[in-house]
């Protein structure tokens, strides 16, 4: 260095579910709270879902999958 695997975690994310703000709306930010997560980091590429003032322009990345980055631990 590479390949498999996930078994450790005073460290990392943070579902629902309160409240404020935005935004027609699916939602999205902040705080608060944990249902979980080993890629639940990033990508709207395929598929699905879901929204509108709907034939075109949104959202969801924590629904699968693909690309692509990487952290710790054991083989």
């Nucleotide at each position: 260095g590479g390949u498999u695997u996930g078994u450790u975690g005073u460290g990392c994310c943070a579902a629902a579910c309160u409240u404020g703000u935005u935004g027609c709306g699916a939602a999205a930010c902040a705080a608060g709270g944990a249902c979980g997560g080993a890629a639940a980091g990033c990508u709207g590429c395929g598929g699905g879902u879901c929204u509108g003032a709907c034939g075109c322009a949104g959202a969801c990345a924590g629904c699968c999958g693909g690309g692509u980055u990487g952290c710790c631990a054991a083989a």
Record summary:
The RNA shown here (c-di-GMP-I riboswitch aptamer) has 75 nucleotides and comes from Sulfurovum sp. Its mean pLDDT, the model's own confidence on a scale to 100, is 80. Lineage of the source: Bacteria > Pseudomonadati > Campylobacterales > Sulfurovaceae > Sulfurovum.